[in-house]
Context: one part of a larger RNA
Molecule: small-subunit ribosomal RNA, 5' domain
Organism: uncultured prokaryote
RNA sequence: GAACGAACGCUGGCGGCAGGCUUAACACAUGCAAGUCGAACGGUGUAGCAAUACACAGUGGCGCACGGGUGAGUAACGCGUGGGAACCUGCCCUUCAGUUCGGAAUAACCACGGGAAACUGUGGCUAAUACCGUAUACGCCCUCCGGGGGGAAGAUUUAUCGCCUUGGGAUGGUCCCGCGUCGGAUUAGCUUGUUGGUAGGGUAACGGCCUACCAAGGCGACGAUCCGUAGCUGGUCUGAGAGGAUGAUCAGCCACACUGGAACUGAGACACGGUCCAGACUCCUACGGGAGGCAGCAGUGGGGAAUAUUGGACAAUGGGGGCAACCCUGAUCCAGCCAUGCCGCGUGAGUGAAGAAGGCCUUAGGGUUGUAAAGCUCUUUCGGCGGGGAAGAUGAUGACGGUACCCGCAGAAGAAGCCCCGGCUAACUCCGUGCCAGCAGCCGCGGUAAUACGGAGGGGGCUAGCGUUGUUC
Numbered sequence: 001g002a003a004c005g006a007a008c009g010c011u012g013g014c015g016g017c018a019g020g021c022u023u024a025a026c027a028c029a030u031g032c033a034a035g036u037c038g039a040a041c042g043g044u045g046u047a048g049c050a051a052u053a054c055a056c057a058g059u060g061g062c063g064c065a066c067g068g069g070u071g072a073g074u075a076a077c078g079c080g081u082g083g084g085a086a087c088c089u090g091c092c093c094u095u096c097a098g099u100u101c102g103g104a105a106u107a108a109c110c111a112c113g114g115g116a117a118a119c120u121g122u123g124g125c126u127a128a129u130a131c132c133g134u135a136u137a138c139g140c141c142c143u144c145c146g147g148g149g150g151g152a153a154g155a156u157u158u159a160u161c162g163c164c165u166u167g168g169g170a171u172g173g174u175c176c177c178g179c180g181u182c183g184g185a186u187u188a189g190c191u192u193g194u195u196g197g198u199a200g201g202g203u204a205a206c207g208g209c210c211u212a213c214c215a216a217g218g219c220g221a222c223g224a225u226c227c228g229u230a231g232c233u234g235g236u237c238u239g240a241g242a243g244g245a246u247g248a249u250c251a252g253c254c255a256c257a258c259u260g261g262a263a264c265u266g267a268g269a270c271a272c273g274g275u276c277c278a279g280a281c282u283c284c285u286a287c288g289g290g291a292g293g294c295a296g297c298a299g300u301g302g303g304g305a306a307u308a309u310u311g312g313a314c315a316a317u318g319g320g321g322g323c324a325a326c327c328c329u330g331a332u333c334c335a336g337c338c339a340u341g342c343c344g345c346g347u348g349a350g351u352g353a354a355g356a357a358g359g360c361c362u363u364a365g366g367g368u369u370g371u372a373a374a375g376c377u378c379u380u381u382c383g384g385c386g387g388g389g390a391a392g393a394u395g396a397u398g399a400c401g402g403u404a405c406c407c408g409c410a411g412a413a414g415a416a417g418c419c420c421c422g423g424c425u426a427a428c429u430c431c432g433u434g435c436c437a438g439c440a441g442c443c444g445c446g447g448u449a450a451u452a453c454g455g456a457g458g459g460g461g462c463u464a465g466c467g468u469u470g471u472u473c
Base pairs, nucleotide, nucleotide: 001473002472003471004470006469007468008467009466010465013345014344015343016342017341018340019338020337021303026301027300028299030298031297032296035062036061037060040059041058043056044055045054046053047052069256070255071254078181079180080179081178082177083176084175087173088172092169093168094167098163099162101133102132103131109124110123111122112121113120114119140149141148142147154161155160156159182228183227184226189219190218191217194216195215196214197213198212199211200210201209231253232252233251234250235246236245237244238243258279259278260277261276262275281292282291283290284289309335311334312333313332317331318329319328320327321326348378349377350376351375358369359368360367361366382414384409385408386407387406388405392400417462418461419460420459421458422443423442424441428457429456430455431454432453438445439444
């Protein structure tokens, strides 16, 4: 000098754009954040004379593995980059061939119970795109090549939406490898599923991934192992560059979801707002037993130098469900708060010498503040008041918002501070103080004439900011 997710002190007019718990991955009151489909199904209720319409708990389907948060763990194929193969992929696109005939249940409901509650038992009835069997199999899977195995579901407004099989694609994902990826040797040896082989199991798939047997290997001063620290990257800051530091916001990847463990369902999870077990904590209880998980958005307590509203809307973009109408969406789009930052604008312009008054200094003549003020002549940005009023929306639909913007009105009117003035370093005098009170980044000032302390006048710098502190280069 530059920079900052900054904080603190003094001060503070407006707007645009951005940013806003860096600390306790501390604990959380309350509300909301994932539903939807009656064009899969039986039913119940409401309205109606009925046709029918609407609503709803339940069965069923899809979604809840996305989106959103956080960085605890992780020094690792985690990430970055470049390759590779033994793989999976719901919805989507394309392609092939189909969608036969039957059956047994079960929730809802009814009856009777248990329990304080959470919830739950027994008996009876019923439907389906729920479940099971069967027919058909070009292609599909296994094969010792003889053969064996395996499918479907219907709905309605009659034009569609579905369902099953197959090949391909797209998208997404899994796995493997080369190279790169912090500090410590006051950590020098580490390893027994360890290293390799055979066989088997397991997986979507390769593989000690697992098991049995066999061999005795494998890694290491080119730093193994151990300890500490840390999410990684695109980037960001600085620097002429090389480099150094860093990883907030935005984007990609990874990991986590009270702590630890486990699987279930599913195309996909070992699953933030799912299940089970254990633990700590909190709450309810009739003491028998139950309920919970904000590192989602707000918000509360706490910690801290320090970081915001328990706001509006689905109008746009996107996502889930649905044929659709539409519903849901604290994703998102907006608004609120904060000079936290960057950028822009304003706080007036011209004229005005009796160089007014006052202040300060003085050699007492004067000098300076200073065209500065007043006065005169103007202007109206921003702000205020009144009127009009968007784009963002392909036909309708606008939270923002009566916002941006435009027109008019009044009136210089409502709008300047902070730091410094010994040298470095731009800027000097007087008074007070008297090694005191104090200043200070370094050198150093102050003990009676202090340009260095405090005040004043004057001056310098920056300016809605200015200084200080911290950190990086």